[in-house]
Context: one part of a larger RNA
RNA sequence: UCUAAUCAAGGGAAUUCGGCAAAUUAGCUCUGUCUCUUCGGUUUAAGGAGUCCCUGCGAUUGUAUGCUUGACAUGCGAUUACAGGGUGCAAUAACAAAGGAAAUCCGACUGUUUAAUAAAAACUUAACUAACUGCGAGCCUGCAAAGGUGUGUAUAGUUAGUGACGUCUGCCCAGUGCCAGUACUUGAAAGUUCGUUUCAACGGACCUAAGAGCUGGUAAACGGCGGGAAUAACUAUAAUUCUCUUAAGGUAACGAAAUGCCUUGCCGUUUGAAUGACGGCCUGCAUGAAUGGCGUAACGAGAUUUCCACUGUCCCUGGUUAGAGUCCCCCGAACACACCAUUCUGGUGCAAAGGCCAGAGAUUUCCAGUGGGAAGCGAAGACCCCGUAGAACUUUACUGCAGUUUGUCGUUGUGAUGUGAUGUUUAGUAUGCAGUGUAGGUGGGAGUUGCUAAAGCUUGGACGCUAGUUUAAGUGUAGACGAAAUAUGAGACACCACCUUCUAAAUUUCGCAUUGCUCACUUAUUUAAAUAAGGACAGCGGUAAAUGGGCAGUUUGGCUGGGGCGGCACCCCGCUGAAAAGAUAUCAGUGGGGCCCAAAGGUUAACUCAAGAGGUUUAGAAAUCCUCUGGAGAGUGCAAGAGCAAAAGUUAGCCUGACUGUAUUCCUGACAGCACGGAACGCAGGAGCGAAAGCUGGGUCUAGCGAACUUCUGUGUCCUCCUUAAUGGGGGCCAGACAUGACAGAAAAGCUAUCUCGGGGAUAACUGAGUCGUAGCGCCUUAGAGCUCAAAUCGACGGCGCUGCUUGCUACUUCGAUGUCGGCUCUUCCUAUCCUGGAUGCGCAAUAGCAUCCAAGGGUGAAGGUGUUCACUUAUCAAAAGGGAUCGUGAGCUGGGUUAAGUACGUCGUGAGACAGUAUGUAUGAUAUCUACUGGAAAUGUUAAUUAUCUGAGAAGAAGGGUCUUUUAGUACGAGAGGAACAAAGGCUCGUGGCCACUGGUCUAUCGGUUGUCUGACAAGGCAGGCCGAGCAGCUACGCCAUAGGGGAUAAGUGCUGAAAGCAUCUAAGCACGAAGCCCUCUUCGAAAAGAGAUAAAGAGCACUUUUAUAAGAAAAGUUUGAUAGGAUCGGGGUGUAAGUACCGAGGCAACGAGGUAUUCAGCCUGCGAUUACUAACAGCUUGUUUUUUUG
Repeated sequence: UCUAAUCAAGGGAAUUCGGCAAAUUAGCUCUGUCUCUUCGGUUUAAGGAGUCCCUGCGAUUGUAUGCUUGACAUGCGAUUACAGGGUGCAAUAACAAAGGAAAUCCGACUGUUUAAUAAAAACUUAACUAACUGCGAGCCUGCAAAGGUGUGUAUAGUUAGUGACGUCUGCCCAGUGCCAGUACUUGAAAGUUCGUUUCAACGGACCUAAGAGCUGGUAAACGGCGGGAAUAACUAUAAUUCUCUUAAGGUAACGAAAUGCCUUGCCGUUUGAAUGACGGCCUGCAUGAAUGGCGUAACGAGAUUUCCACUGUCCCUGGUUAGAGUCCCCCGAACACACCAUUCUGGUGCAAAGGCCAGAGAUUUCCAGUGGGAAGCGAAGACCCCGUAGAACUUUACUGCAGUUUGUCGUUGUGAUGUGAUGUUUAGUAUGCAGUGUAGGUGGGAGUUGCUAAAGCUUGGACGCUAGUUUAAGUGUAGACGAAAUAUGAGACACCACCUUCUAAAUUUCGCAUUGCUCACUUAUUUAAAUAAGGACAGCGGUAAAUGGGCAGUUUGGCUGGGGCGGCACCCCGCUGAAAAGAUAUCAGUGGGGCCCAAAGGUUAACUCAAGAGGUUUAGAAAUCCUCUGGAGAGUGCAAGAGCAAAAGUUAGCCUGACUGUAUUCCUGACAGCACGGAACGCAGGAGCGAAAGCUGGGUCUAGCGAACUUCUGUGUCCUCCUUAAUGGGGGCCAGACAUGACAGAAAAGCUAUCUCGGGGAUAACUGAGUCGUAGCGCCUUAGAGCUCAAAUCGACGGCGCUGCUUGCUACUUCGAUGUCGGCUCUUCCUAUCCUGGAUGCGCAAUAGCAUCCAAGGGUGAAGGUGUUCACUUAUCAAAAGGGAUCGUGAGCUGGGUUAAGUACGUCGUGAGACAGUAUGUAUGAUAUCUACUGGAAAUGUUAAUUAUCUGAGAAGAAGGGUCUUUUAGUACGAGAGGAACAAAGGCUCGUGGCCACUGGUCUAUCGGUUGUCUGACAAGGCAGGCCGAGCAGCUACGCCAUAGGGGAUAAGUGCUGAAAGCAUCUAAGCACGAAGCCCUCUUCGAAAAGAGAUAAAGAGCACUUUUAUAAGAAAAGUUUGAUAGGAUCGGGGUGUAAGUACCGAGGCAACGAGGUAUUCAGCCUGCGAUUACUAACAGCUUGUUUUUUUG
């Protein structure tokens, strides 16, 4: 010193983020018990009394015995009431054993949870609500078989939300889901059909499921729930009105809240003081109704506030105990370790050095300790950035896959009805006009038909162009029709054949819908069989469409004064930057482009602009016209620059060169390579204009742009393939179109605080460094304020600096880690001085002050709320100054804040999640190697050694600082009111050094009381320091003592004399004063002071007994010539009256009996003092040395 305990006077939370920790309380009996309440509770509320021993007497009761005749008696117990007596500081005496009360938030409760940092407000829960589900259910697991729920059946199961209870649960269906419907639209395969001469592939159309569109419903589904004006008889406010707008515009309730930024909102209560708490208000950044709103008794190792009690949390520390450590012996790791290492200060240096430079300091070694440094050790930083790294998670990212829904085909059979298409048969049907008339077409054709009942008539049916046609039945009775003629494109339904339109019936084939059957298939009865139920459905398989974060694989750009957000500096063009060749960067400056034009192009010819002056009807400053001046001040499609005047501008004529092919050069891209693109200059072809020379391959020049693959288009006596003879088609070559603007061109969203890896000080968040805009401080100038007056004081606008505390900037150091805010502790430095000291000026009479100068010796405190630094507040004070030291200080502490994993609120986001928003919770490693420091020892050196006594170079110190009162003195001063000083004295306070007579604390020396238990009982003891009381020595503070002044040299300043400069002048020569500051005086260390000192003398150490000393060493006392230690005796001191004996003692018949008195200021103890050698310091060992004497 630590760990674990223990005790503390006075104060009593002043400590601190916070009463953390500790203390208090505690068992049982009796009493008593507010508020609130779901009437159960709260409750052991709170508060109060008792509790031991002895004696006596009752009550209830167990058991045994007695005659068990009885409510009986006796013995041994158990429980309990009462009375009397008694002891102690204290009677649940030890152990064990709630501190309490009042409020707020959250969660109803008991319960559960992150095994190893979170126990919570999170999860669960009863209860409420919604959805699905009729059983081979729904949901879940599985590829399937099968299994669970469940051998349950809607009072059941599953899923989801809310979360007891009370009271309520508003509006919105536009969006997204879900449910239902759906005439119509869309909608795949299959099917039907058409096209491509045929086939196939392919394409078109028809038909068409789910789905989608569309129409509705649904919010205890996901979710959402406005703005602007005006208005009431003070003002303010707005019941009211107007207006825009929405799907609807937030209702009740609550509200600076676990939610409120501003914010420490405002008011009240609480406090001396409140960033806190509670109660209100409402201006709700951004409450709000089962993502439940608001209340709520009880409960809570939950969060917050207050009060009482209590205390070492603190003022302010101290003592004691046990253990660790320290010392001796035995055993004996790990971490770490480039080298050297005695440092300090300043500088330098990749900008924070033990090692470099300079200076200072420094003899060597050991021991204990403290933790300042080694940007100490531990871990290839977890923050940040980067990586065409990874992973978890999300979704309306991309692409898929299960699953689900639906169609179709197969397994898959047989009927009926209806209906559709198709083929066949039968029966009908067919009206332009004209025409006797309802003429389907073509051909044949001159007869056909009729007692098997014609024409006509009646009734009914069908068709219908309303004129009729046709048919059935009845009647009727023997004819009816056609050819020929008129008319017509076509001529007879007289008759026959074929064909067409439409209708009907029958039937074939193919469907569709509905509905039967049984034989596939399925299920039940335990298997089989059989039967029953279902049934061509379902199931299963293939295929197609839809849906599909359920699952999977991936992507989610770059630049960047870190990254993100923003922007585009990502492709082009002009100018400046750019430093007179060329080239040249920045998220440098200034502007543009992603077109336009059939003329705004080509050519030929002609002309000259802008502006000004003069003149001229309407006509004005400005319209058109004339004259003059006019080198460009105009125009040139669009930016800027360059260029341009018989033009490159303006106008007109004729044209299309805004051509085809091809070669070269240049730019892009300086000086290597390169695509696209652009430009220039030729040749050939064929053109335009011009008399011609010539010019013309778009625009006066520099911007106006784009790979491969795929698709499409065009061109051509071109090439090739399919079958040949042709046609047609495919492919190729060439040219063009559709775009990649991240512009040399992937097909692509988020989140991570659950995170991981690889890297980076190439790059952020601390410190440091640089800078100093900002900040702080100062100076200059003087407008003004100050009655007058710039400068007693204040000083705008403006200018110039310093510091390196603020905040920025930079990105130099550190990412194989320099621990991050604040507080505590402790030290030192600076001065731009808050106080104390000395001065000067004043708008200085005194007092009190304002400003400035010198001065850093000392001081600069306590509280309230807040994590705070800061700021605010309270009461003091001489004053409550400001800063630095890695924003000093975590191998010193704390851990409240920030900044992990849990959770909640508000807000944002579809979501995962996010928030310099809030709230709650949440690990602080280690045995010290070097250095440094605080102490303690040893050795060597100092020219022989040792001992003793000194000197004092030097070092350290604050050893003192401050204040109040009194005297001076009610004096100086002042009209008064008021009101000093020099000097002296006495207190107080802070600090420093020492001490223990007193006071206080402790006191595991000791004495006493007492609980439990053990030694059979007494006595006497053991154990839990058992607890409690007292307590000497020692150690201590809360106690006591001390804590002056003087001298020297100075600062600012004040002066004397005094010139330069005949004066003046504190200065130049000279002289004198002048501060808590500097140097002495004072205290401590200090011959290792290498210049290593002086003087005197001869011993020193081990061992042994010890303590005035002490971690080990050391130091000191002593060693028989002795009081060093022990013992003994005496004294002093502590405790408090021992044992034994005698007597008394409430009682009791006695026995007995707690206890009391006396013997007894007893007994016991004694780290103190004195006396006394009784015991032990015995026996010895090592080493140094002078002189003298003797011997050799």